[in-house]
RNA sequence: AGGAAGGUAGCUCAAUUUGGCAGAGCAACGGUCUCCAAAACCGUAGGUUGCAGGUUCGAGUCCUGUCCUUCCUGCCA
Numbered sequence: 001a002g003g004a005a006g007g008u009a010g011c012u013c014a015a016u017u018u019g020g021c022a023g024a025g026c027a028a029c030g031g032u033c034u035c036c037a038a039a040a041c042c043g044u045a046g047g048u049u050g051c052a053g054g055u056u057c058g059a060g061u062c063c064u065g066u067c068c069u070u071c072c073u074g075c076c077a
Base pairs, nucleotide, nucleotide: 001073002072003071004070005069006068007067010026011025012024013023020057028044029043030042031041032040050066051065052064053063054062
């Protein structure tokens, strides 16, 4: 330098084959239970979908640019 994959909640990941209400588990917090705690159960909160644009009535999803991570190929030393 070229190519491929990926980036969504604190963490790990979903989100219907080219779009139609952003979710789950774990963690956190509160409650029930318990002498206390753990476990279990119930509930609550938590999001600039990497960033900036574009298309569209409507974008996590499509298009363009860009940043970061991993991998592959190559060049110079």